The RNA shown here (Lysine riboswitch aptamer) has 162 nucleotides and comes from a bovine gut metagenome. The RNAcentral record of the sequence draws on MGnify.
[in-house]
RNA sequence: UGAUAGAGGCGCGGUGUUCAUCAGUACCGUCCGGCAACGUCAGGCAGCCGCCGGACAGGAAAGGGACCACCGCCGAAGAGUCGAACGGGUGCCUGCCCGGACGGUUCUGGGCUGUAUGAGAACAUCAUGCAGACUGUCACAAGUCUUUGUGGAGCGCUAUCG
Numbered sequence: 001u002g003a004u005a006g007a008g009g010c011g012c013g014g015u016g017u018u019c020a021u022c023a024g025u026a027c028c029g030u031c032c033g034g035c036a037a038c039g040u041c042a043g044g045c046a047g048c049c050g051c052c053g054g055a056c057a058g059g060a061a062a063g064g065g066a067c068c069a070c071c072g073c074c075g076a077a078g079a080g081u082c083g084a085a086c087g088g089g090u091g092c093c094u095g096c097c098c099g100g101a102c103g104g105u106u107c108u109g110g111g112c113u114g115u116a117u118g119a120g121a122a123c124a125u126c127a128u129g130c131a132g133a134c135u136g137u138c139a140c141a142a143g144u145c146u147u148u149g150u151g152g153a154g155c156g157c158u159a160u161c162g
Base pairs, nucleotide, nucleotide: 001162002161003160004159005158006157009074011073012072013071014070015069016068018066019065027058029056030055031054032053033052034051035050039048041095042094043093044092045091077108078107079106080105081104082103083102086099087098088097089096109135110134112132113131114130115129116128117127118126119125137152138151139150140149141148142147
């Protein structure tokens, strides 16, 4: 200095079936009542005729989740930020919001618990920050039959080959 192969464990991510939730919600229909130039994330233009509530009768889906199976793996993967387009929120314009993929760059060893914020229908779950103990790894110090303490980070560590 390069290549190959590995380890951490409620380990990471993806796909599929089923199940519950979403929800008696959105929405369709009938009737009644109210509003009306009202009604779209905001403004403007145009276009349309509709918008809101109640009763009755019907009635979803997506995202998110659980078990199982399979697949790819151990910066697995996730997140922030920047960039240039794209898609959605209305027919157009301007803004704002949301989304996934791509590229650059930065951070995080890992899971768990608690807490705060955000997303979410949700008390599920996810993301981030903080704290706590635990765990793996290396360095240093002490100790000795393999343990304790302190500290660091995966661009790390172990093994083999060159």